SAM riboswitch aptamer (S box leader) from a Bacillota bacterium, 103 nucleotides, folded computationally. The coordinates come from a structure-prediction model, not an experiment, and the mean pLDDT is 85. The organism belongs to Bacillota, within Bacteria. Of the family's consensus pairs, 97% are formed in the model. Rfam family: SAM riboswitch aptamer (S box leader). From the family's description: The SAM riboswitch is found upstream of a number of genes which code for proteins involved in methionine or cysteine biosynthesis in Gram-positive bacteria.

This record gives sequence, C1' cells and structure tokens, in this order.
RNA sequence: GCCUCAUCAAGAGAGGUGGAGGGUUCGGGCCCGAUGAAGCCCGGCAACCGGAGCGUGGCUCACGGUGCUAAACCCCGCACGGCCUGGCCGUGAGGGAUGAGAA
Repeated sequence: GCCUCAUCAAGAGAGGUGGAGGGUUCGGGCCCGAUGAAGCCCGGCAACCGGAGCGUGGCUCACGGUGCUAAACCCCGCACGGCCUGGCCGUGAGGGAUGAGAA
C1' cells in the first nucleotide's frame, strides 16, 4: 500500500512550549488563527483491541495498545427521489478517517 468488518450530527483545557499557518487528497466554498495557527508536552474525552472484575445473550473499570480533543467526515462536488426549481431537502454511492483482522 491492497483486502475484509465495524464506527463516523455525542464527548473532550481561560494549561505549558512554539511562532504563522490550519481545517484528509483534488477543486469550489466557508470558517479558525498575534484575543496566538501547525507541531510537541501536560490535561481531558471515548471505550475499537488486549487486560481485570461482575450479578456474564451482557455490564463495569480505564491498567496497557491505539485513536480523538472548532464547526455533521465544516459544506458541496456522483446517482436517485421530492419540492416552493440554474435552488432547497432527503436517501444512497464513491472517497476519507479510526480500530481490529487477514495477507
């Protein structure tokens, strides 16, 4: 990197450091940022896997491995349907992210 399965409208800091960018790829939007971006540390959220426990079709803990910590995966881009029709709404697909497995 490919494949399979599951989840993605919940949740999570007036901290330290850093010093200008960031919000998944491409494009179009829109938004966040010197009232301090990214990154790192700490804190926290959550409960996918392992672990422990229990009253065991499951539940709890949060010890370990990840992950996450603005806005719905920030919105749209493809298809179908509906409507008050160069738009709005809904459903799905595709793509993406995370976990686990297989190879």